[in-house]
Annotation:
Small-subunit ribosomal RNA, 3' major domain from an uncultured bacterium, 485 nucleotides, folded computationally. Its mean pLDDT, the model's own confidence on a scale to 100, is 83.

Context: one part of a larger RNA
RNA sequence: UGACGGGGACCCGCACAAGCGGUGGAUUAUGUGGUUUAAUUCGAAGCAACGCGCAGAACCUUACCUGGGCUUGACAUCCAGAGGAAAGCUACAGAGAUGUGGCCUUAGGCUAUGGCAACAUAGCCUCUCUGUGACAGGUGCUGCAUGGCUGUCGUCAGCUCGUGUUGUGAAAUAUUGGGUUAAGUCCCGCAACGAGCGCAACCCCUAUCUUUAGUUGCCAGCAUUGAGUUGGGCACUCUAGAGAGACUGCCUGCGUUAAGCAGGAGGAAGGUGGGGAUGACGUCAAGUCCUCAUGGCCUUUAUGCCCAGGGCUACACACGUAAUACAAUGGUAAGUACAGAGCGUCGCGAAACCGUGAGGUGAAGCUAAUCGCAAAAAACUUAUCUCAGUUCGGAUUGAAGUCUGCAACUCGACUUCAUGAAGUUGGAAUCGCUAGUAAUCGCGGAUAAGUACGCCGCGGUGAAUACGUUCCCGGGUCUUGUACA
Repeated sequence: UGACGGGGACCCGCACAAGCGGUGGAUUAUGUGGUUUAAUUCGAAGCAACGCGCAGAACCUUACCUGGGCUUGACAUCCAGAGGAAAGCUACAGAGAUGUGGCCUUAGGCUAUGGCAACAUAGCCUCUCUGUGACAGGUGCUGCAUGGCUGUCGUCAGCUCGUGUUGUGAAAUAUUGGGUUAAGUCCCGCAACGAGCGCAACCCCUAUCUUUAGUUGCCAGCAUUGAGUUGGGCACUCUAGAGAGACUGCCUGCGUUAAGCAGGAGGAAGGUGGGGAUGACGUCAAGUCCUCAUGGCCUUUAUGCCCAGGGCUACACACGUAAUACAAUGGUAAGUACAGAGCGUCGCGAAACCGUGAGGUGAAGCUAAUCGCAAAAAACUUAUCUCAGUUCGGAUUGAAGUCUGCAACUCGACUUCAUGAAGUUGGAAUCGCUAGUAAUCGCGGAUAAGUACGCCGCGGUGAAUACGUUCCCGGGUCUUGUACA
């Protein structure tokens, strides 16, 4: 100087407390461990691994296993020789990779010579085959050799430097102290004076207003219709450009006359208005050699490459994360409303018709403020069920189907009929959340056939509680002790 203390002081955080809803019990989905297996590819391991890499394993992916094949190789550069294109179509054998044939034959481009031209010959480039070795190849090992990228403490308020001064020196001071702040934020003081990286601000979205513009958007008044449908209009909504607006600016009190704090006015908004992006010096030899790049090592008729089938989907069990429930604040049936944000030509696909339905036929319109996906659902109204393992719950199983795709047996999603399991609110323990939040309800998107209870977004309805900082956890500053470095 640090680190540590079941030392001290001060402060903060959904850290506790006050509340609301969960997890832990059930079934299923999904990930992991274990076990099994020819293989169940590999990685991730307290927080910070476990709906993680995987924004999507039927084949492919695929790295694993079994079997069948190849050896200058699926891919790159160089050398020699041969061929005329290369491709394309097709027959047979085979699980396929591949092998053996056939057809069409079209003369790929440039230059030179001959020729009016077609064309012929030669050379070069491109392509194919064969040979040879230099080499290719490796999702093989090492993340404890590395780059790059990422997690984490933590959006915590810290981390340093120059000069000066003090000390023999390691170092100290500044950065400590008194206030204050979300903040090393600012003020005052001070052997310090300044500065840098962080904080804040600058950026984006959102909340109010003005203005410009008015189609594909909108409709107050006028006419019109089944309908903003049409005429008309651009006031309003909205869209998207440019501006205004918030700064403790104003008032009162407190404070050291300061920084600032408390209350008030005006205002759409008040003291960082709300949300996002933004992550200092560093820590964990944290993670990744399987994104990529890369040193070293290993491999080279195999640890490389091609192919078919299987596996990654197994199942006495254990754990994590979710979905659905156990019902009446509910289930069922009928009717009636109200979103936002997206996506669409390899696509979205209307009306109409067929089917109980998944869906099919059909084809209008749309490269989209125009057309479509598209029905929002909780909600509300009426009826019924009357507390039951039920008209709760829907697992499982049987049958019949639909769709995608070369192909749904291993191993897809969905529909209809039948079946109707566990489950009556969950032990010890444990998690999230402070406001348009929790809870609850649906909608959309990415993942290039299909496959979403996951992920990422969007809006609808919309709470309770916070006395407070004694305690648990994590963090910051100062101080103290130390047989620790």
The full RNA is in RNAcentral, with records from Greengenes.